[in-house]
RNA sequence: AAAGAACUUUGGGGCAAGGUGAAAAUCCUUACUGGCGGUAUAGUCCGCGAACCUCUUGUAGGCCGAGUGGGUGAGACUCCCACACCAACGGUACAGUCCGGAUGAAAAAAGUUCAGA
Numbered sequence: 001a002a003a004g005a006a007c008u009u010u011g012g013g014g015c016a017a018g019g020u021g022a023a024a025a026u027c028c029u030u031a032c033u034g035g036c037g038g039u040a041u042a043g044u045c046c047g048c049g050a051a052c053c054u055c056u057u058g059u060a061g062g063c064c065g066a067g068u069g070g071g072u073g074a075g076a077c078u079c080c081c082a083c084a085c086c087a088a089c090g091g092u093a094c095a096g097u098c099c100g101g102a103u104g105a106a107a108a109a110a111g112u113u114c115a116g117a
Stems, first nucleotide, its partner, number of pairs: 004114007017029003031097002033087002035048004043085002052062003055058001067083005089100003
């Protein structure tokens, strides 16, 4: 130094405009958003978290969405161009964007101290 221990902090974005209607930020046209790690820079690759379901309630089990074509390059399903697609549960005129669980939790990131050659 690394590994290790304790603690602290941080840790999710988005309906502008128009139409129909008694009523819609929920429908229609259009607009807008993209957690964490890996890898040539990723919502759509690999993996993780959250949400959701189950039970024996836990450091548990299950479930878990979506991309193609072209270009550059040594290398990109990540960049550039084009056209697509996806987004839990409860509430409410049918919701990725409003309200709610949530001033919550987590993946994870940074830091402090201890310990240590």

Model confidence (mean pLDDT): 85 of 100. The RNA shown here (FMN riboswitch aptamer (RFN element)) has 117 nucleotides. It was read from a public genome assembly, where an Rfam model found it. Its Rfam family is "FMN riboswitch aptamer (RFN element)". Rfam's curators write: The RFN element is a highly conserved domain that is found frequently in the 5'-untranslated regions of prokaryotic mRNAs that encode for flavin mononucleotide (FMN) biosynthesis and transport proteins.